[in-house]
Context: one part of a larger RNA
Molecule: small-subunit ribosomal RNA, central domain
Organism: metagenome
RNA sequence: UUGGGCGUAAAGAGCACGUAGGUGGUCGGAUAAGUCAGAUGUAAAAUACCCUUGCUCAACAAGGGACCUGCAUUUGAAACUGUCCGACUAGAGUACAGAAGGGGAGAAUGGAAUUUCUGAUGGAGCGGUGAAAUGUGUAGGUAUCAGAAGGAACGCCGGUGGCGAAAGCGAUUCUCUAGUAUGUAACUGACGCUGAGGUGCGAAAGCUAGGGGAGCAAACAGGAUUAGAUACCCUGGUAGUCCUAGCCGUAAACGAUGGGCACUAAGUAGAUGGUCUUUGAUUCUCUACUGGAGCUAACGCAUUAAGUGCCCCGCCUGGGGAGUACGGUCGCAAGACUAAAACUC
Numbered sequence: 001u002u003g004g005g006c007g008u009a010a011a012g013a014g015c016a017c018g019u020a021g022g023u024g025g026u027c028g029g030a031u032a033a034g035u036c037a038g039a040u041g042u043a044a045a046a047u048a049c050c051c052u053u054g055c056u057c058a059a060c061a062a063g064g065g066a067c068c069u070g071c072a073u074u075u076g077a078a079a080c081u082g083u084c085c086g087a088c089u090a091g092a093g094u095a096c097a098g099a100a101g102g103g104g105a106g107a108a109u110g111g112a113a114u115u116u117c118u119g120a121u122g123g124a125g126c127g128g129u130g131a132a133a134u135g136u137g138u139a140g141g142u143a144u145c146a147g148a149a150g151g152a153a154c155g156c157c158g159g160u161g162g163c164g165a166a167a168g169c170g171a172u173u174c175u176c177u178a179g180u181a182u183g184u185a186a187c188u189g190a191c192g193c194u195g196a197g198g199u200g201c202g203a204a205a206g207c208u209a210g211g212g213g214a215g216c217a218a219a220c221a222g223g224a225u226u227a228g229a230u231a232c233c234c235u236g237g238u239a240g241u242c243c244u245a246g247c248c249g250u251a252a253a254c255g256a257u258g259g260g261c262a263c264u265a266a267g268u269a270g271a272u273g274g275u276c277u278u279u280g281a282u283u284c285u286c287u288a289c290u291g292g293a294g295c296u297a298a299c300g301c302a303u304u305a306a307g308u309g310c311c312c313c314g315c316c317u318g319g320g321g322a323g324u325a326c327g328g329u330c331g332c333a334a335g336a337c338u339a340a341a342a343c344u345c
Base pairs, nucleotide, nucleotide: 003317004316005315006314007299008298012313014201015200016199017198021194022193023192025088026087027086028085029084030083031082033081034080035077036076037075038074039073040072041071042070049065050064051063052062053061054060091191092188093187094186095184096183097182099180103177104176105175106174107173108172109171110154115149116148117147118146119145120144121143125136126135162169163168206247207246208245209244210243211242215241216240220236221235222234223233258312259311260310261309262308263307266290267289268288269287270286271285273283274282275281276280294301295300318345319344320343327338328337329336330335
């Protein structure tokens, strides 16, 4: 390479939008590029293959045949693919109707709690632990009550419940805004799917500038523990955590399972809709569990497939060296992306 694969063995990009490309529903007509058939020309000879023949055989040599599966020209075929024209509505989209939702952005408001401060009561401890100590308190703490300030997070409801492409989203109200499912079948008429590059979004930590700082808390300090204790435990505590603007672009970014379409036993439960003979049937979408065929090395998956097929993309090819070096691109930096080899087993 031909292949074979990607839940857990190496392997699905963190997620989406989308360019080129690839691929693509039903019917009719045209065309004849692909496709198929015939003919003609050409495809040197030798070699190789088959059959004969000549050297006593063979090697070797000679004759004949077939082959050279190709290319070009030409004549046809029209099912399929392509192209052009016309039409359709089952894919896709639009409209309308009512529906659910922690989807997103901004603003305002609220209560519980922690902390600090002020005042009052009170009078000796509090705090902390396995036990202690550091710490804190007669300059009145802890505790209790009243008041004030400030920041962060939103208990119960809360649920293998909902929404979102993923990251993620949970107090309440308002404003702006995106998507989804259901129903009608009114409109468009294949407008679809995927998507190399590209672009955008992307937890936490980290970075830059300016704010903010209650609680928590890397670093750090002290007290313990211990043979030691640069830890686990305790008392403190700074970055940070929060906001605004900008960067970073990574995670066990996980369902360790790319996206789309179609088909293939049942049963149970939940969520939002619809219909009806309305308290139960039924239907669509979504979320879970059990389980048959089938698949799987097994575990398991099983209409939300890891089953059966088609289309498109990404990725893998023994372990280590190494997701490293070098080069390049990006970044303020940290670093990220791309990505070897020698050598070794």